[in-house]
RNA sequence: GCCACCUUAGCUCAGUAGGUAGAGCACUACCAUGGUAAGGUAGGGGUCGCCGGUUCAAAUCCGGCAGGUGGCU
Numbered sequence: 001g002c003c004a005c006c007u008u009a010g011c012u013c014a015g016u017a018g019g020u021a022g023a024g025c026a027c028u029a030c031c032a033u034g035g036u037a038a039g040g041u042a043g044g045g046g047u048c049g050c051c052g053g054u055u056c057a058a059a060u061c062c063g064g065c066a067g068g069u070g071g072c073u
Base pairs, nucleotide, nucleotide: 001072002071003070004069005068006067007066010025011024012023013022019056027043028042029041030040031039049065050064051063052062053061
């Protein structure tokens, strides 16, 4: 320098024929227990890496940029 893939909640990841974002764990409150853990119920938390474009509508399609991983030279 070139190619491919990845970037979504605190963490690990789902979610693509475009239609107003989810799970598990963690966290908070409560229930329960003599108490703790386990367990149960409820809840908080994300402008989907950034900037543009297409569209009535974009996490999803297109372009650029940034970071990461792998490969080639």